Annotation: RNAcentral holds the sequence, with entries from MGnify. SAM riboswitch aptamer (S box leader) from a soil metagenome, 98 nucleotides, folded computationally. The prediction has a mean pLDDT of 81.
RNA sequence: CUCAUCCAGAGAGGUGGAGGGACCGACCCUUUGAAACCUCGGCAACCGCUUACGACGGUGCCAACUUCGGCAGACUGUAAACGAGUCUGGGAGAUGAG
Numbered sequence: 001c002u003c004a005u006c007c008a009g010a011g012a013g014g015u016g017g018a019g020g021g022a023c024c025g026a027c028c029c030u031u032u033g034a035a036a037c038c039u040c041g042g043c044a045a046c047c048g049c050u051u052a053c054g055a056c057g058g059u060g061c062c063a064a065c066u067u068c069g070g071c072a073g074a075c076u077g078u079a080a081a082c083g084a085g086u087c088u089g090g091g092a093g094a095u096g097a098g
Stems, first nucleotide, its partner, number of pairs: 001098006011040005019029003023070004041062003045059004066092001071089006
């Protein structure tokens, strides 16, 4: 860079001590202990292996729709506009394979 997927699913203990949810805004999680690391366990997306299922292997993942919005369009509603809501497509991000 290209393709595919992102509404589901998944614990416990130890170390650790203040952060984390990619970024910004909002809003959330957290000393009833964050991040990170370790052990066992689990989920099941992609790839490999297999006649095939299964099993196994390589990554991945185990709060909230990728937490929602950040660009564009349509619809609803309004006298109109703003605001708000819904839907669609993008942008950005994450994961796998090449």